[in-house]
RNA sequence: GCGCGCCUAGCUCAGUUGGUUAGAGCAGCCGUCUUAUACACGGCCGGUCCCUGGUUCGAGUCCAGGGGCGCGCA
Repeated sequence: GCGCGCCUAGCUCAGUUGGUUAGAGCAGCCGUCUUAUACACGGCCGGUCCCUGGUUCGAGUCCAGGGGCGCGCA
């Protein structure tokens, strides 16, 4: 330099053909249980969906440019 893939909660990841309120597990906090801790169970908290623009009635999803990470070729 060329090609491909990925970027969503603090972390690991879902999110179907563009449409219902953006979700799960772990972590954190609170409670129940226990003499106490742990386990278990219940609840709560946590998001500008990498950035900018475009298409559309409507974008996490499609398109363009940019950024970051990874893989392959040279």